[in-house]
RNA sequence: GUGCAGGAUGUCUAGGGUUCCGCCAUUGAGCAUGGGUCUGGUCCGAGAGAUAUCGCUGUUCGGUCAAUCCCGGACAGUACACGGCGGGGCAAAAUCCCGGGAGGC
Numbered sequence: 001g002u003g004c005a006g007g008a009u010g011u012c013u014a015g016g017g018u019u020c021c022g023c024c025a026u027u028g029a030g031c032a033u034g035g036g037u038c039u040g041g042u043c044c045g046a047g048a049g050a051u052a053u054c055g056c057u058g059u060u061c062g063g064u065c066a067a068u069c070c071c072g073g074a075c076a077g078u079a080c081a082c083g084g085c086g087g088g089g090c091a092a093a094a095u096c097c098c099g100g101g102a103g104g105c
Base pairs, nucleotide, nucleotide: 007054008053009052010051011050012049015044016043020041021040022038023035024034025033026032055078056077057076058075059074060073061072062071063070080100082103086098087097088096
């Protein structure tokens, strides 16, 4: 310096805020106003969290006139991973997105 099976989606969690609900305050009262410096439900939510399904890689077996090449089965694998500032963003924020980016080792 270059390369890769480091992929996709669902559900969930750490985490996140405040549209809606609830809660709290104000009030004689309210469907009004204020409060996330309210545990919460809804909501957002991980490349470096979990899990499922699919995909992908390798080996092997079968189908097939035949084929490493098409179709299907079985088994194994899918490792590792420090990280800003800034910007984007549904109401808003975030371990969300830009981003396995810049940079660092």

Guanidine-I riboswitch aptamer from Tateyamaria omphalii, 105 nucleotides, folded computationally. The sequence was found by an Rfam model in a public genome assembly. NCBI's taxonomy places the organism under Bacteria, Pseudomonadati, Alphaproteobacteria, Rhodobacterales, Tateyamaria. Its mean pLDDT, the model's own confidence on a scale to 100, is 77.